[in-house]
Context: one part of a larger RNA
RNA sequence: GACGAACGCUGGCGGCGUGCUUAACACAUGCAAGUCGAACGGUAAGGCCCUUCGGGGUACACGAGUGGCGGACGGGUGAGUAACACGUGAGUGACCUGCCCUUUACUUUGGGAUAACUACCAGAAAUGGUGGCUAAUACCGAAUAUGACUCCUGCCUGCAUGGGUGGGGGUGGAAAGCUCCGGCGGUAAGGGAUGGACUCGCGGCCUAUCAGCUUGUUGGUGAGGUAGUGGCUCACCAAGGCUUCGACGGGUAGCCGGCCUGAGAGGGUGACCGGCCACAUUGGGACUGAGAUACGGCCAGACUCCUACGGGAGGCAGCAGUGGGGAAUAUUGCGCAAUGGGCGGAAGCCUGACGCAGCAACGCCGCGUGCGGGAUGACGGCCUUCGGGUUGUAAACCGCUUUCAGCAGGGACGAAGCUUUUGUGACGGUACCUGCAGAAGAAGCACCGGCCAACUACGUGCCAGCAGCCGCGGUGAUACGUAGGGUGCGAGCGUUGUCC
Numbered sequence: 001g002a003c004g005a006a007c008g009c010u011g012g013c014g015g016c017g018u019g020c021u022u023a024a025c026a027c028a029u030g031c032a033a034g035u036c037g038a039a040c041g042g043u044a045a046g047g048c049c050c051u052u053c054g055g056g057g058u059a060c061a062c063g064a065g066u067g068g069c070g071g072a073c074g075g076g077u078g079a080g081u082a083a084c085a086c087g088u089g090a091g092u093g094a095c096c097u098g099c100c101c102u103u104u105a106c107u108u109u110g111g112g113a114u115a116a117c118u119a120c121c122a123g124a125a126a127u128g129g130u131g132g133c134u135a136a137u138a139c140c141g142a143a144u145a146u147g148a149c150u151c152c153u154g155c156c157u158g159c160a161u162g163g164g165u166g167g168g169g170g171u172g173g174a175a176a177g178c179u180c181c182g183g184c185g186g187u188a189a190g191g192g193a194u195g196g197a198c199u200c201g202c203g204g205c206c207u208a209u210c211a212g213c214u215u216g217u218u219g220g221u222g223a224g225g226u227a228g229u230g231g232c233u234c235a236c237c238a239a240g241g242c243u244u245c246g247a248c249g250g251g252u253a254g255c256c257g258g259c260c261u262g263a264g265a266g267g268g269u270g271a272c273c274g275g276c277c278a279c280a281u282u283g284g285g286a287c288u289g290a291g292a293u294a295c296g297g298c299c300a301g302a303c304u305c306c307u308a309c310g311g312g313a314g315g316c317a318g319c320a321g322u323g324g325g326g327a328a329u330a331u332u333g334c335g336c337a338a339u340g341g342g343c344g345g346a347a348g349c350c351u352g353a354c355g356c357a358g359c360a361a362c363g364c365c366g367c368g369u370g371c372g373g374g375a376u377g378a379c380g381g382c383c384u385u386c387g388g389g390u391u392g393u394a395a396a397c398c399g400c401u402u403u404c405a406g407c408a409g410g411g412a413c414g415a416a417g418c419u420u421u422u423g424u425g426a427c428g429g430u431a432c433c434u435g436c437a438g439a440a441g442a443a444g445c446a447c448c449g450g451c452c453a454a455c456u457a458c459g460u461g462c463c464a465g466c467a468g469c470c471g472c473g474g475u476g477a478u479a480c481g482u483a484g485g486g487u488g489c490g491a492g493c494g495u496u497g498u499c500c
Stems, first nucleotide, its partner, number of pairs: 001499003005496005012367006018360002020325001025323003029320003034069003039066002042062002047058004076279003086203007095196002100192008108142004117132006148171010177184002205251003212242003217239008254276004258269004281301004303314004331357001333356003339353001340351004370400004380391004404441001406436005414427001417424002444489005449470003455484005465472002
C1' cells in the first nucleotide's frame, strides 16, 4: 500500500459497488421453462344464446390429450482435474452444424394405427390393464429426383495420403399441410453465417526421504465403430514405447483476461465482471435429439418422506428462506416498464435471466455536524515557583446563513415497440425544482519513552499492569491506571489475519 475481511469503541446523509472465503453439509415452503387452436381430434371450466331444467348450440375462448419447437440456452458451484483442462499460435486435403441468410429444383399418389374419449377392471396412493371409436404438419408404403454409394471413362490441379470437375451404367433413397388469401410452412441439393469436434508446436505448481515405469503397453496389417482421424475397440504379427532436459509415484490446485504490490524486473493472487473447462446426492450405462452422455428419464447405493405394509415419492452447487458449521456474509420483497431469451403470423404468454427495492460504514467517493464578530481573557477544570499559567475566541453574548435531514406544493427522463382509438413505468410520488421554520437533529477513535507528531499531576510500588522491537514498573514512572493538556486521523478510528 492492498482486502469478498473479522473483532473492539463510535456512528448524520447520499451516490456507486460488494456481501457463506467454513460443511460439493442436510434441506420445510413458495417460485425459477414453457409455448403454439394459423398442425390435430375435440369441448373440462368460464362467457353468450336457447331450454321441456335432463340438456343443446356457438367458438370470441380453451383444461386435459396427440403433434411441433424450446427444455443442450439462461442461472449456480469449484468437488474433481497437473490434463491438449487452460492460454497462445497453427492445421483438418480427416469433420458435423437445428433455427437464420442466400441460390436452384420439387411439393405427385396411397395406407394402417393410436392417445384423448367411452365401457369395464386392479390399486390406499403413485399409477396401470382389457375391449370399442377417431384425427393430424404423428407413423408407414408407391412414383419421380439433381445429390449419395459403386463400376467404367475424361479434364484441371496440389502440400504426402490426395483435392476439384464432366459423361455413361447400376443400387438404394424425399416431401405436409394450414390459411384471416396477405402469407406461414414441407422436401432435396449447393453456398454463407453461427456454434461445435479433433490434431499439433510452445507456455504456466511442489516433491528424488518417489528412479525406474508400461502389456492395448509401442508400432504394423485387416476389420468394427464414429460426423470424423486414431489401440477408440477387436483379431493376428513384431517387441517395442517413456525416463535424471525428471518418466512413474505422492502432495496441492479449476485455467485465463485480469487483480494487488513494485521504479521496473519480479513476487503474490484468480472474490466481483468477461472467456474456457468440469460438476449437478454417490456411482454406472444408455435413450431422445441438429446438438447431451442432459441440474430430463433409467438402474444400483446411502439418506429423507408417505403408506392401507402390497408398494411408492424426492434431490436448492437456481432465487429467497431454514437448521448446522463458523470469527463471519443479506429479503421466504416488487416487476416483466426496460434489455435479453423461449414459443407464436400476431396479440400475447412464460422468464428469481434481468431491471429494481430491502438489510450491512463491508469498500470507494462526495457532503454535513455551521459562519463572522466577541477579553473583563468570565465561571468551572487542571497545573503552579501562589505572582500566575493553561483550557481559550473556546463559551456566554451580538449579527448572519440554511447545505443535508424535516414539512408543504409541483413532478420527470428512462417509451421504443405494440395498439384503430384508448392505453402501457416495477423503480416511484423516487430523482429533481420551488417554498417554510430554526443553529436548530448530527463526533468520535487511537496515541503522546525512542523509532514517531504529542507532557504534566495524582494513584500504584517488579504489585497491578504495558509491550511491534528496544524495553518500562522494586516510593519523585513523560512507558502501568486516572485526570488535565496535547498530537494524528475523522463518520470513522484502532486491533488481528493475509499478500507485496

A computed fold for a 500-nucleotide part of an RNA from an uncultured bacterium, annotated as small-subunit ribosomal RNA, 5' domain. The coordinates come from a structure-prediction model, not an experiment, and the mean pLDDT is 83. Rfam family: Bacterial small subunit ribosomal RNA. Rfam links the family to the GO terms ribosome and structural constituent of ribosome. RNAcentral holds the full RNA, with entries from ENA, Greengenes and SILVA.